A computed fold for a 74-nucleotide RNA from a Patescibacteria group bacterium, annotated as transfer RNA. Its Rfam family is "tRNA". By type it is a transfer RNA.

């Protein structure tokens, strides 16, 4: 230098073929249960969907370009 792949909560991930409210486990905090404490149930709170532009009636999704991490290949 040249192909490819991934970036979505604090962690690990899904999100179909762009559609109307951006989701799960776990993990916090708060109540319940307990003499307590785990276990268990109930509620919340947490997001610039790596970053900027495009297209589009509408983008996590689809395009460009950058940026990180990683995989070959020279």
């Nucleotide at each position: 230098g040249g192909a490819c792949u991934u970036g979505u909560a604090g962690c690990u991930c899904a999100g179909c073929u762009g559609g109307u409210u951006a989701g799960a486990g776990c993990g916090u905090a708060c109540g319940g249960u307990u003499c307590a404490c785990a276990u268990c149930c109930g509620u919340a709170a947490g997001g610039u969907c790596a970053g900027a532009g495009g297209u589009u009636c509408g983008a996590g999704u689809c395009c460009u370009c950058u940026c990180a991490a990683g995989u070959c290949c020279a």
RNAcentral holds the sequence, with entries from ENA. Model confidence (mean pLDDT): 80 of 100.